Annotation: This is a predicted structure of a 687-nucleotide part of an RNA (large-subunit ribosomal RNA, domain II) from a Candidatus Micrarchaeota archaeon.
Context: one part of a larger RNA
RNA sequence: GCCAGGGAGUGUAUAGUAGUGGCGAGCCGGAAGGCGAAGCGAAAGCGAUUGCGCGCAGCAUGCGAGGCGCACGGUAUGAAAAUGCCGCAGUCACUAUUUUACGACCCGAAGCCUCUGCGAUCUAAUCGUGGCCAGGGCGAAGGUAGGCUAAAGCCUGCUGGAGGCCCGCAACCUGUCAUGGCAUGCCCUGUUGGGUGAGCUACGGAUAGCGGCGAUAUACCAUUCGAGCGAGGCAAUAGCGGGUCCCAUCUGAAGUAUCUUUAGGAUAGCUGUGUGCGAGCUUGUAUAUGCGGUAGAGCGACCGAUUGGCGUGGACGGGGUCGGAAGAUCCCACUCGCUUGUCAAACUCCGAAUGCAUAUACUGCGUAGACCACACAUGUCGGGGUAUUUGGGUAAGCUAGAUAUCCGAGACUGCAAAGACAGUGACUAGGGCUAAGGUCCCCAAAUCCUAAUUAAGUGUAUCAAAGGCGAGGAAUCUCAUAGACAUCUGGGAGGUAGGCUCAGAAGCAGCCACCCUUUAAAAAACGCGUUAUAGCGUACCAGUUGAGGGAUUUCUUUCUGAAAAUAUACGGGGCUAAAUUAGGUACCGAGACCCUAGAGUGCGAAAGCACUGGUAAGAUGGCGUGCGAUACAUCUAGAAGCACGUUCGAAAGAACGUGUGGAGUGUAUUGCAGUGAAUAUCCUGGU
Numbered sequence: 001g002c003c004a005g006g007g008a009g010u011g012u013a014u015a016g017u018a019g020u021g022g023c024g025a026g027c028c029g030g031a032a033g034g035c036g037a038a039g040c041g042a043a044a045g046c047g048a049u050u051g052c053g054c055g056c057a058g059c060a061u062g063c064g065a066g067g068c069g070c071a072c073g074g075u076a077u078g079a080a081a082a083u084g085c086c087g088c089a090g091u092c093a094c095u096a097u098u099u100u101a102c103g104a105c106c107c108g109a110a111g112c113c114u115c116u117g118c119g120a121u122c123u124a125a126u127c128g129u130g131g132c133c134a135g136g137g138c139g140a141a142g143g144u145a146g147g148c149u150a151a152a153g154c155c156u157g158c159u160g161g162a163g164g165c166c167c168g169c170a171a172c173c174u175g176u177c178a179u180g181g182c183a184u185g186c187c188c189u190g191u192u193g194g195g196u197g198a199g200c201u202a203c204g205g206a207u208a209g210c211g212g213c214g215a216u217a218u219a220c221c222a223u224u225c226g227a228g229c230g231a232g233g234c235a236a237u238a239g240c241g242g243g244u245c246c247c248a249u250c251u252g253a254a255g256u257a258u259c260u261u262u263a264g265g266a267u268a269g270c271u272g273u274g275u276g277c278g279a280g281c282u283u284g285u286a287u288a289u290g291c292g293g294u295a296g297a298g299c300g301a302c303c304g305a306u307u308g309g310c311g312u313g314g315a316c317g318g319g320g321u322c323g324g325a326a327g328a329u330c331c332c333a334c335u336c337g338c339u340u341g342u343c344a345a346a347c348u349c350c351g352a353a354u355g356c357a358u359a360u361a362c363u364g365c366g367u368a369g370a371c372c373a374c375a376c377a378u379g380u381c382g383g384g385g386u387a388u389u390u391g392g393g394u395a396a397g398c399u400a401g402a403u404a405u406c407c408g409a410g411a412c413u414g415c416a417a418a419g420a421c422a423g424u425g426a427c428u429a430g431g432g433c434u435a436a437g438g439u440c441c442c443c444a445a446a447u448c449c450u451a452a453u454u455a456a457g458u459g460u461a462u463c464a465a466a467g468g469c470g471a472g473g474a475a476u477c478u479c480a481u482a483g484a485c486a487u488c489u490g491g492g493a494g495g496u497a498g499g500c501u502c503a504g505a506a507g508c509a510g511c512c513a514c515c516c517u518u519u520a521a522a523a524a525a526c527g528c529g530u531u532a533u534a535g536c537g538u539a540c541c542a543g544u545u546g547a548g549g550g551a552u553u554u555c556u557u558u559c560u561g562a563a564a565a566u567a568u569a570c571g572g573g574g575c576u577a578a579a580u581u582a583g584g585u586a587c588c589g590a591g592a593c594c595c596u597a598g599a600g601u602g603c604g605a606a607a608g609c610a611c612u613g614g615u616a617a618g619a620u621g622g623c624g625u626g627c628g629a630u631a632c633a634u635c636u637a638g639a640a641g642c643a644c645g646u647u648c649g650a651a652a653g654a655a656c657g658u659g660u661g662g663a664g665u666g667u668a669u670u671g672c673a674g675u676g677a678a679u680a681u682c683c684u685g686g687u
Base pairs, nucleotide, nucleotide: 001687002686003685004684005683006682011102012101013100015098016097017096018095019094020093021092022091023090026035027034028033039046040045050071051070052069053068054067058063059062072087073086074085075084076083077082105243106242107241108240112233113232114231116230117229118228124207126205127204128203129202130201131200132199133197135167136166137165138163142159143158144157145156146155147154148153172194173193177190178189180188181187182185209225211221212220246622247621248620249619250618251617256268257267258266259265260264269380270379271377272376273375274374275373276372280365281364284362285361286360287359288358289357290356291355296350297348298347304343305342308339309338310337311336313334317332318331319330320329321328322327383407384406385405386404387403388402389401390400391399392398412423413422414421427598428597429596430595431594432593437588438587439586440573441572442571446585448584449583450582451581452580453579459575460574467560468559470557471556472555473554474553475552476551477550478549479548488543489542490541491540493517494516495515498512499511500510523538526537527536528535599612600611601610602609603608623676625673626672627671628670629669630668631667632666633665634664641660642659643658644657645656646655647654648653
């Protein structure tokens, strides 16, 4: 893991509500007594329903149980006006559901405590009695002999044998290292360190859990240590995590507000069920009347920001120049006028659309009961996507909001695949027609029609920019048989090397000027070139040729610009249309829509009409299990159980047949419950 069995909303008390039943101003209890029959008031205390009107059902055209309204009454407060509460149906049992207290649906902590205990055979430090440390080296004090000396004393040789001394693969200890080993042990092998000492070691004793012991590492105290282990309190507590068992029908959410809080609650909102009342309600459309200061716009209408120019003044103020000073003069700030160029969420002389309110009409809903009200009960308080939009942010599959809608809780079709994008809201079965989207093959349907573009596999669902090379259209302007544009041939001159500058400057470094002549035309020179000249082109003119050429703007489009990690990526194949643009016809394509048949729910006398996606959740009806009660059945001519099969039911399930099995079992009504498992790293057993 699998299989089997077990495995989680229970019981008591309490308090509501609903249903059913009994009795009823009483009910229950053996009794005491409890609840109810009167309320109001803090208390003293005082102490209640009669009248009128409307009116549902119904009868019937005004009566009208219940109901509603206005009066009226009780009491408290108040001087009063008035205001608050109240003005006759309960009680007991059972059933269902909910509240609260208890373990309270089940499982799960780390933990805290104890006139509770067990541990120092591990280990810490310590006490007692013992044991152990190859070999070698260095050579302290002391001793002794000799020498020196005035003395204290010193020197040399020998002796001596100290030391947390040295070397050390003896033993022993061990805290280093290994890309060493294997059967992975805090092992082995090698290696490092210690190895007469604060040494190692055997046995025995003593120290105990808010305690010990500790050359402090919060280390160690039996693989357990920031407080050991066992037992008990203990089913501790858990706003947290996991799990929580048959079927169907009807309805069907919330992730918001406030307070507490911030993984949770309470109240409201949204949801379910039931009841009451009895006639209107209306979210949509139109019109009318109001409300408003957004979008936009504007600012010579305020306010604040913000260009340039011209002119007027320039007192006070700032600065420059002249002057010894007085002062003179110029500029600026600033003022006014004209002109020119711009802005605002916290500016407004203005000002929409949408919106909101009210009224009327229409539409829609409603006596098959709407709207409204009440009672009981639940979930929800982590939301998210898209479109439009307001803030924050460089931005985000970002963040705080608003409006709408969808996912959440929504299946189906399309978008290759897909929570919220497009289409469309799934009772069951069959048939048809469409939607979005598609029609070469994968793959249902056009290798369909018309006119264009693209040559880049551009593209084939998704435009990467500035810049650059091209292509196809459209519009406007312009040149042209008095010959355009392009090619080719020829000319392209003279005054003059214009003047100045300069070493030089001759069309062509630079400055100034840019005239005149001959001409068909020819620059005081557009480019290259020279030290300066020279030289080569160009403008311009003629010839040649013979029909279109040039410019600007704009639309479409190809290429380049263009970089990501295993091997390419329109879903793929592939396609020159099966790409792109404009238009057309047909077809395919959903659970949508239509038709037929059937099931259920609501309403209805019926005919029939409408409805039937659904998480949390509420309500309702069923299936099945165990043990009883009553009645009736069945079984050795074979019960239950087990295996296989057939049939029935929308399902939970039920019945039957055959085999096995070998002794009990079922049906109807009803009662009680240890009553339904796939999940809890669930428990036990098997495998």
Its mean pLDDT, the model's own confidence on a scale to 100, is 82. Rfam family: Archaeal large subunit ribosomal RNA. Its family is annotated with structural constituent of ribosome and ribosome in the Gene Ontology. The sequence was found in a public genome assembly.